[in-house]
Molecule: transfer RNA
Organism: Candidatus Erginobacter occultus
RNA sequence: GUGCCUGUGGCGAAAUUGGACAUCGCACCUGGCUACGGACCAGGGGAUUGGGGGUUCGAAUCCCUCCAGGCACG
Numbered sequence: 001g002u003g004c005c006u007g008u009g010g011c012g013a014a015a016u017u018g019g020a021c022a023u024c025g026c027a028c029c030u031g032g033c034u035a036c037g038g039a040c041c042a043g044g045g046g047a048u049u050g051g052g053g054g055u056u057c058g059a060a061u062c063c064c065u066c067c068a069g070g071c072a073c074g
Stems, first nucleotide, its partner, number of pairs: 001073007010026004019057001028044005050066005
């Protein structure tokens, strides 16, 4: 340089091949329980889905471009 893959809360994943309020686990916060802590129980906050633009009534999902990482080839 060329081709392919990946990028979703702090971390790890899902989202049935475009459909409505983006879901789950861990972590975190509050309360309960306990002599204290852990475990357990109840509740809660946090991602405009890597950035920007486009298509569409509607985009995490499709298209373009850029950025970051990985693999292969040269």